[in-house]
RNA sequence: GUUCGAUAAAGGCAAAACCGGCGAAAGCCGGCUACGCAAAGCCAUGGAUCUAAAGUCACAUAAGUGACCAUGAUUGCCAGGUUACCGAA
Numbered sequence: 001g002u003u004c005g006a007u008a009a010a011g012g013c014a015a016a017a018c019c020g021g022c023g024a025a026a027g028c029c030g031g032c033u034a035c036g037c038a039a040a041g042c043c044a045u046g047g048a049u050c051u052a053a054a055g056u057c058a059c060a061u062a063a064g065u066g067a068c069c070a071u072g073a074u075u076g077c078c079a080g081g082u083u084a085c086c087g088a089a
Base pairs, nucleotide, nucleotide: 004087005086012037013036018031019030020029021028022027035076041082042081043080045079046078047077048074049073050072055068056067057066058065059064
């Protein structure tokens, strides 16, 4: 240095619920609190999943209803890339 990850040490992040806000929704942001996490740091690049506003089609006198579809979202879904604390076996 690379790989690896201890009943080690110093730390770090923060699930769900609740409160407030944003959003059509999925979800996101902040507070509180910890389910857990050796990258639960970062990047939507490949897959996967979630939502369906706008759009298209169909039905419908109209109102509206249904279907399809990310350009939306999830890095705490799986990969990939990239950066990093410590140093037992």
This is a predicted structure of an 89-nucleotide RNA (c-di-GMP-I riboswitch aptamer) from an Anaerolineales bacterium. Lineage of the source: Bacteria > Bacillati > Chloroflexota > Anaerolineae > Anaerolineales. Of the family's consensus pairs, 95% are formed in the model.